A computed fold for a 73-nucleotide RNA from a Bacilli bacterium, annotated as transfer RNA. It matches the Rfam family "tRNA". By type it is a transfer RNA. The sequence was found in a public genome assembly.

């Protein structure tokens, strides 16, 4: 200096044949309890590293750019 791969809710990762986004542990509220733990019931939680394109529509395709790993030189 090149090449691969990854960058999705606080954490761990799904969604990869483009149709507007999930689960697990955390978390906040009931309930069981004398309390906690555990268990049950319910709820908040992200528009997908950043910009721009293609598309009727894109996290999902291309482009360009920071990061992290990691290969070659």
């Nucleotide at each position: 200096g090149g090449g691969g791969u990854c960058g999705u809710a606080g954490c761990u990762c799904a969604c990869c044949u483009g149709g507007u986004a999930g689960a697990g542990c955390g978390u906040u509220u009931c309930g069981u309890u004398c309390g906690c733990a555990a268990c049950g019931a319910a709820g908040a939680g992200g528009u997908a590293g950043c910009g721009g394109g293609u598309c009727c529509g894109a996290g999902u395709c291309c482009c360009g750019u920071c990061g992290g790993c990691u290969c070659c030189a």